[in-house]
Context: one part of a larger RNA
RNA sequence: CUGGGCGUAAAGGGCGUGUAGGCGGGCUGGUAAGUCAGAUGUGAAAUUCCACGGCUCAACCGUGGAGGGUCAUCUGAAACUACUGGUCUUGAGUGCGAGAGAGGGUGAUGGAAUUCCCGGUGUAGCGGUGAAAUGCGUAGAUAUCGGGAGGAACACCGGAGGCGAAGGCAGUCACCUGGCUCGUUACUGACGCUGAGGCGCGAAAGCGUGGGGAGCAAACAGGAUUAGAUACCCUGGUAGUCCACGCUGUAAACGAUGGGCACUAGGUGUUGGUUUUAUCUACGGGUAAGAUCAGUGCCGAAGCUAACGCAUUAAGUGCCCCGCCUGGGGAGUACGCUCGCAAGGGUGAAACUC
Numbered sequence: 001c002u003g004g005g006c007g008u009a010a011a012g013g014g015c016g017u018g019u020a021g022g023c024g025g026g027c028u029g030g031u032a033a034g035u036c037a038g039a040u041g042u043g044a045a046a047u048u049c050c051a052c053g054g055c056u057c058a059a060c061c062g063u064g065g066a067g068g069g070u071c072a073u074c075u076g077a078a079a080c081u082a083c084u085g086g087u088c089u090u091g092a093g094u095g096c097g098a099g100a101g102a103g104g105g106u107g108a109u110g111g112a113a114u115u116c117c118c119g120g121u122g123u124a125g126c127g128g129u130g131a132a133a134u135g136c137g138u139a140g141a142u143a144u145c146g147g148g149a150g151g152a153a154c155a156c157c158g159g160a161g162g163c164g165a166a167g168g169c170a171g172u173c174a175c176c177u178g179g180c181u182c183g184u185u186a187c188u189g190a191c192g193c194u195g196a197g198g199c200g201c202g203a204a205a206g207c208g209u210g211g212g213g214a215g216c217a218a219a220c221a222g223g224a225u226u227a228g229a230u231a232c233c234c235u236g237g238u239a240g241u242c243c244a245c246g247c248u249g250u251a252a253a254c255g256a257u258g259g260g261c262a263c264u265a266g267g268u269g270u271u272g273g274u275u276u277u278a279u280c281u282a283c284g285g286g287u288a289a290g291a292u293c294a295g296u297g298c299c300g301a302a303g304c305u306a307a308c309g310c311a312u313u314a315a316g317u318g319c320c321c322c323g324c325c326u327g328g329g330g331a332g333u334a335c336g337c338u339c340g341c342a343a344g345g346g347u348g349a350a351a352c353u354c
Stems, first nucleotide, its partner, number of pairs: 004325003007308002012322001014201004021194003025088007033081002035077007042069001048066007091191001092188003095184005103177007110154001115149007125136002162169002206247006215241002220236004258321006266299015303310002327354003336347004
């Protein structure tokens, strides 16, 4: 390579957008590149294979035949693919009418709590632990009441709930803004799917500059524990955590499950629409039971799976496109290249060894 694979054995890119490329709906006309058929030419000889023959056999040799091609030319076919013309509406999109949402950005604002400051009351303890001690307190702490400052996070609602491509998103209000769902079937008429590169987004930690700093808290200091204790526990505490702008680009970035389309029993819960029936109604609507579409859970048939399990949200049955795997260690290392301020990231071996 072929082949086989990627939930947990090695293997799905962190996520999107999209270039090239690959793949691509129904009907109809044309062309004939692919495709198919026939003919002709060619594919040297030797070799190989088959048949027959010659050396007493065989090896060897001779004669004849076959075979061998993304081959060339000509003629023809037109189902499929392709190209081209026309047309269609179911794929895709648009319009119109509704709807839900912690989707994103900016600004404003609220209460509870912690800490600190000021004042009042008040007196000997407080704090902390398994027990203690360090620590705080007669220069008046802890507790309690009143006032003030500041930062960060938003109890209840809250839900196996919702939204987002992923990372992720939660007090309240306003403004700006993306996507989604349902209904209608008015419009466009295949405009589609995927996507190597590219570009953008991307938790936490970390980095640069400037701000901010209540609580928490790497490092650090002290107290304990212990044989020791560079820990677990306690008292403190600086970066950081927060904001703005700019970097970094990683993760158990997980559903450890790439995206799209189609098909294949059900049961049950829940979220958002639409709709039917019943019922209540202050005619706006509410409630209940069903149907249906979209999402999100659980349980399960067939089927699949090494098993566990998956099972209309597939790991079932198929098609299209991308990424990735190929024994363990060495090693996500070295070297080179490239990105980064750095930390480091991306790409990514071999010797050797089992």

This is a predicted structure of a 354-nucleotide part of an RNA (small-subunit ribosomal RNA, central domain) from a Gammaproteobacteria bacterium. The full RNA is in RNAcentral, with records from ENA and SILVA. The coordinates come from a structure-prediction model, not an experiment, and the mean pLDDT is 89. The organism belongs to Gammaproteobacteria, within Bacteria. Rfam family: Bacterial small subunit ribosomal RNA. Its family is annotated with structural constituent of ribosome and ribosome in the Gene Ontology.